[in-house]
Molecule: RNase P RNA; transfer RNA
Organism: Anaerolineales bacterium
RNA sequence: CGAGUGGGCCGGGUGGUCGCGUGGCGCACACUCCUGUUCGCCAUGAGGAAAGUCCGGACUCCACAGAGCACGAUGCUGGGCAACACCCAGGCGAGGCGACUCGACGGCAAGUGCAACAGAGAGCAGGUCGCCGCCACGGUCCUGUGCCCCGCCGUAGGGGGGUACUUGUGCCGCGCGGUAAGAGUGAAACGGUGGUGUAAGAGACCACCGGCGGUCCAGGUGACUGGGCCGGCCAGGCAAACCCCAUCGGGAGCAAGACCAAGCAAGAGGUAGAUGACGUGCGGUUUCGACCCACGUCCUCGCGGGUUGCUCGCCCGUCUCCUCGGGUAGGUCGCCUGAGACACCGAGCAAUCGGUGCCCUAGAUAGAUGGCCACCACCUCGCCACGGCGAGGGACAGAAUUCGGCUUACAGGCCCACUCAUCCC
RNA sequence: GGGCGCGUAGCUCAGCUGGUUAGAGCGCACGGUUCACAUCCGUGAGGUCGAGGGUUCGAGUCCCCCCGCGCCCACCA
Numbered sequence: 001c002g003a004g005u006g007g008g009c010c011g012g013g014u015g016g017u018c019g020c021g022u023g024g025c026g027c028a029c030a031c032u033c034c035u036g037u038u039c040g041c042c043a044u045g046a047g048g049a050a051a052g053u054c055c056g057g058a059c060u061c062c063a064c065a066g067a068g069c070a071c072g073a074u075g076c077u078g079g080g081c082a083a084c085a086c087c088c089a090g091g092c093g094a095g096g097c098g099a100c101u102c103g104a105c106g107g108c109a110a111g112u113g114c115a116a117c118a119g120a121g122a123g124c125a126g127g128u129c130g131c132c133g134c135c136a137c138g139g140u141c142c143u144g145u146g147c148c149c150c151g152c153c154g155u156a157g158g159g160g161g162g163u164a165c166u167u168g169u170g171c172c173g174c175g176c177g178g179u180a181a182g183a184g185u186g187a188a189a190c191g192g193u194g195g196u197g198u199a200a201g202a203g204a205c206c207a208c209c210g211g212c213g214g215u216c217c218a219g220g221u222g223a224c225u226g227g228g229c230c231g232g233c234c235a236g237g238c239a240a241a242c243c244c245c246a247u248c249g250g251g252a253g254c255a256a257g258a259c260c261a262a263g264c265a266a267g268a269g270g271u272a273g274a275u276g277a278c279g280u281g282c283g284g285u286u287u288c289g290a291c292c293c294a295c296g297u298c299c300u301c302g303c304g305g306g307u308u309g310c311u312c313g314c315c316c317g318u319c320u321c322c323u324c325g326g327g328u329a330g331g332u333c334g335c336c337u338g339a340g341a342c343a344c345c346g347a348g349c350a351a352u353c354g355g356u357g358c359c360c361u362a363g364a365u366a367g368a369u370g371g372c373c374a375c376c377a378c379c380u381c382g383c384c385a386c387g388g389c390g391a392g393g394g395a396c397a398g399a400a401u402u403c404g405g406c407u408u409a410c411a412g413g414c415c416c417a418c419u420c421a422u423c424c425c
Numbered sequence: 426g427g428g429c430g431c432g433u434a435g436c437u438c439a440g441c442u443g444g445u446u447a448g449a450g451c452g453c454a455c456g457g458u459u460c461a462c463a464u465c466c467g468u469g470a471g472g473u474c475g476a477g478g479g480u481u482c483g484a485g486u487c488c489c490c491c492c493g494c495g496c497c498c499a500c501c502a
Stems, first nucleotide, its partner, number of pairs: 002420009012376007020045007028037003047396001051407002054405005059253004066312004071249005076090005091105001092103004106244002111242002113238002128183002130179005137173004141168001144165007191209006212231008257333004267324004274300001276298006283292003303317005326501003340359001342357006378393006426498007435451004444482001453469005475491001477489003
């Protein structure tokens, strides 16, 4: 100087002015008071994600929250935390030369299932080409002999062709068998390399390597790692396929919920209870025996509802429940002191925890947190006398009960640690 | 603010337990039939399965995460 990796931080600043929300104080007015309103002063007023609502808590309510099944979530180990699908540290695997990064990372040797197309064969596999052996046959080639023909030479002999028989680790085809080394298909084809062996081959056998299972030893809290021995090469992939195992989970959500005020019609429809005993009633009838009606308690069965899927159990009730209709869209609380922020010390590799000190830091309800001006800082463009001058620009987004995380969006900038490459010393 | 659902051709919808080139009806284009139009018959085009990533040999389908659209939830008696 270049290319990167990891972590942390900022998200314009200062002043003036106008305005808005909240809190406090003062004054005035209204009001019996509580309190409210105008004005003035002071203080204070968005985020790293306030977002998505994806997880987990706090908090509140639900005629209790029990059991079993179902359902859902999580899934290497140890630790942290109120809790988690989060964080830290470690193990293993994958990627990168490296700093480092990523991993839904329990179990397919519990069961069931899936694997299109291609391919001979796709799940305790198969035999297409190939390689090899054998029997018999056909063709061809080769060897030899017999016969015939041709033609050369003076003869013997030699040459060529045809035919029959014959010989062969010969070749081709067909058949039977062996084999899985090699080829080929596929995402995936039942270890790799070398050797022995064989007709050819093969974990058939051997050596080394790799993987798996069992067992033992050592290290580690553990995941796991290292090593010895034995076994045999048989056991491939998918669980973000069903499923199995372990752990966890009651439901709803601040429009939860509590109180006050105002107002309408405590309205209509649907569903659905009966029996018995006892008691009460200045309720009714009465022939005074009793009967009817209403209410309460108990028992039995039944009905309805809740237990936000089902069963049991439990609880509630002659109502509840469902539907339609009516009224109000007002106030107070919940609602901001909290698993709070900051600094220092201590424990721990770290996440985090403990102690001390100090601080109080938005609470709106159709929703405040803004506009303008000046200067400074940053970026871009233009001009230039290199001192500057002029113009323009500043992301993603915006609290709504609250907290811890995750994820997603984001102009520009700062700091720290580390890696690789080139050059120089 | 909170809870829930949906997204496949121009429109309305299918698409099972992941499988080869994602279908149907209407619409559209072309051809035939007709004097012409409609009807009818035949042929055809038209799809980033809302977007991105992951699991898998393989994703419209399974998982994660964004985007868009829609629905419901107030208090009183």